RNAcentral holds the full RNA, with entries from Greengenes. This is a predicted structure of a 350-nucleotide part of an RNA (small-subunit ribosomal RNA, central domain) from an uncultured bacterium. It matches the Rfam family "Bacterial small subunit ribosomal RNA".
Context: one part of a larger RNA
RNA sequence: CUGGGCGUAAAGGGCGUGUAGGCGGCUUGGUAAGCGGGAUGUGAAAGCCCCGGGCUCAACCCGGGAAGUGCAUUCCGAACUGCCUUGCUUGAGUCCAGGAGAGGGUGGUGGAAUUCCUGGUGGAACGGUGAAAUGUGUAGAUAUCAGGAGGAACAUCGGUGGCGAAGGCGACCGCCUGGCCUGGAACUGACGCUGAAGCGCGAAAGCGUGGGUAGCAAACAGGAUUAGAUACCCUGGUAGUCCACGCCCUAAACGGUGAGCACUCGGUGUUGGAGGUAUUGACCCCUUCAGUGCCUUAGCUAACGCGUUAAGUGCUCCGCCUGGGGACUACGGCCGCAAGGCUAAAACUC
Numbered sequence: 001c002u003g004g005g006c007g008u009a010a011a012g013g014g015c016g017u018g019u020a021g022g023c024g025g026c027u028u029g030g031u032a033a034g035c036g037g038g039a040u041g042u043g044a045a046a047g048c049c050c051c052g053g054g055c056u057c058a059a060c061c062c063g064g065g066a067a068g069u070g071c072a073u074u075c076c077g078a079a080c081u082g083c084c085u086u087g088c089u090u091g092a093g094u095c096c097a098g099g100a101g102a103g104g105g106u107g108g109u110g111g112a113a114u115u116c117c118u119g120g121u122g123g124a125a126c127g128g129u130g131a132a133a134u135g136u137g138u139a140g141a142u143a144u145c146a147g148g149a150g151g152a153a154c155a156u157c158g159g160u161g162g163c164g165a166a167g168g169c170g171a172c173c174g175c176c177u178g179g180c181c182u183g184g185a186a187c188u189g190a191c192g193c194u195g196a197a198g199c200g201c202g203a204a205a206g207c208g209u210g211g212g213u214a215g216c217a218a219a220c221a222g223g224a225u226u227a228g229a230u231a232c233c234c235u236g237g238u239a240g241u242c243c244a245c246g247c248c249c250u251a252a253a254c255g256g257u258g259a260g261c262a263c264u265c266g267g268u269g270u271u272g273g274a275g276g277u278a279u280u281g282a283c284c285c286c287u288u289c290a291g292u293g294c295c296u297u298a299g300c301u302a303a304c305g306c307g308u309u310a311a312g313u314g315c316u317c318c319g320c321c322u323g324g325g326g327a328c329u330a331c332g333g334c335c336g337c338a339a340g341g342c343u344a345a346a347a348c349u350c
Stems, first nucleotide, its partner, number of pairs: 003322004007304002012318001014201004021194003025088002029084003033081002035077008049065006091191001092188003095184005103177007110154001115149007125136002162169002206247006215241002220236004258317006266295011299306002323350003332343004
């Protein structure tokens, strides 16, 4: 390179946006670059193939012919692709009328609980465990009542419910703001899909500066356990967890399943719309669109399983894999304050 692959065997990029590139709906006319056909020239010799011949045969050698996927010029063709052009509306988008939502940002507000502080009651224990001890308590703890402070998180509702591209998002109210769905069919007229680079987002932990700190809690200290116990259990407890700004850029970032489009039996839940039937009406029932679950047909699969939310049947584009270890490593480069991240070998070995 050609292949064969990527749910679990090696393999889908964490996610988006988008440049180049690749690919691209129906239709009119043109063109003839790709494409198809003819002709001419060329395609050295040797070799390969065919025919004939020479060494006693063969290898080998000699003569002739054919072939030579290719290239160039020229003529013809116009289905398909390209290019130019005409129109179209079904792809895509806009508009109008509705709709649901923990989508994002910011400001404010609320109640429950934990802890602490003050005061009242009270008077000996509390706490903790397998059992204990460390610890707290007559300087009045625990318990209980009242008041106060402060931080963090929002029980019930809550749901294989909803929203978001992913990470993720959950009290209530206001403001700012993104996307989505349904119906209508007024407008644009292929404006599309994918996407190497690039750019942006990106849980937790971690880092810098400043603030904050109720609970929890790496490290650390003590008590236990144990042969030991640098653990599991207990009592404490600092970073951190929270906020602002700036970094880091990783993950079992998982559906372990890239994105888009089309096609291919059904059944049953559920969320949000629309239409119909019916009704006093919410319901019920039917149809349809978008989402989210379960079961299953064909088909697929090594099996497990997947099965209109495909891992089925096809097309387009991107990423990735190529035996195990060495190695999510070394070196180099780029990035980072650092921690480290990204890219990524070889010797050797089985």